[in-house]
This record gives sequence, C1' cells and structure tokens, in this order.
RNA sequence: CUUAUCCAGAGUGGCUGAGGGAACAGGCCCGAGGAAGCCACGACAACCGGCGAUGGUGCAUUCCCAUGAGCCGGUGCCAACUCCUGCCCCGUAUGGGGAGAGAUGAG
Repeated sequence: CUUAUCCAGAGUGGCUGAGGGAACAGGCCCGAGGAAGCCACGACAACCGGCGAUGGUGCAUUCCCAUGAGCCGGUGCCAACUCCUGCCCCGUAUGGGGAGAGAUGAG
C1' cells in the first nucleotide's frame, strides 16, 4: 500500500504498585476489593497453513470444486459497539446511515 472483518465470544494466579480506556479535544467509565506492564496457565475466536470430515463432478482412494472449527500449528483476543462523540447525509428529536481514524488477519 491492497484487501477482509470489527453491535458475537472469552480470566485466573504470581511479580509489581498508580494509573488506564490508541493520539488530540469533550464526555462517560474502570482502578488500593489493585490500573498499566511482565510471566505462567487457561479460555474465546476461526483470519491463515496443515490434517481429517462431509457433499459434488468424473473412470478415479490419489486429481478438481464446495462446505466446514473436529484436531494441530501461526496470529489475534479475553470491561463497556473500536466505550461514546468530533466530518457528511437523513430525521423535530431519541436515533439511523456513511466517511475518516484506529485495531486485527492475509497478501
């Protein structure tokens, strides 16, 4: 840079000790009943690879196509929609849609 997804899901213990929710601003929250970080184990999920499974075509168990989270691995992730808003559009308004930014995977 391209592309897909982002209203689902899932935490305990140890070390440590005051901050944290990406950045800026505003808001709203979390936090000494322990924030962030690190480590261990576990969970969740199903983006990628492998295996297996199921279905289809065909002469074909091998090849091809599709489905797919059962297993292993590479990642990710485990308060709140990506915590909400900021720009544009619709709506009297609650609100809805989109963009931008960001995150993650694959290339």
SAM riboswitch aptamer (S box leader) from a soil metagenome, 107 nucleotides, folded computationally. Rfam family: SAM riboswitch aptamer (S box leader). About the family: The SAM riboswitch is found upstream of a number of genes which code for proteins involved in methionine or cysteine biosynthesis in Gram-positive bacteria. The prediction has a mean pLDDT of 79.